[in-house]
Molecule: transfer RNA
Organism: Candidatus Aenigmatarchaeota archaeon
């Protein structure tokens, strides 16, 4: 320098044009003599940055940033 792949909630990851989700964690409640476990619920995300396409973009296109891998 080039190619591939990842970046979405505190963490691990889904979502592949049409209202952003799950598990765990946090918080509240139930259960229990208490804790843990178990059960129910709430809250939490300008979807890495900046542009473009589209009626509509996490999703498609381009530049850049960054983690991982490969080639030279």
């Nucleotide at each position: 320098g080039c190619c591939c792949u990842g970046g979405u909630a505190g963490c691990u990851c889904a979502g592949c044009g049409g209202u952003a989700g799950a598990g765990c964690a946090c918080c509240c409640g139930g259960c229990u003599g208490u804790u843990a476990a178990c059960c129910g619920g709430u809250a939490g995300g300008u979807c890495g940055u900046g542009g473009g396409u589209u009626c509509a973009a996490a999703u498609c296109c381009c530049c850049c940033c960054u983690g991982g891998g490969g080639c030279g």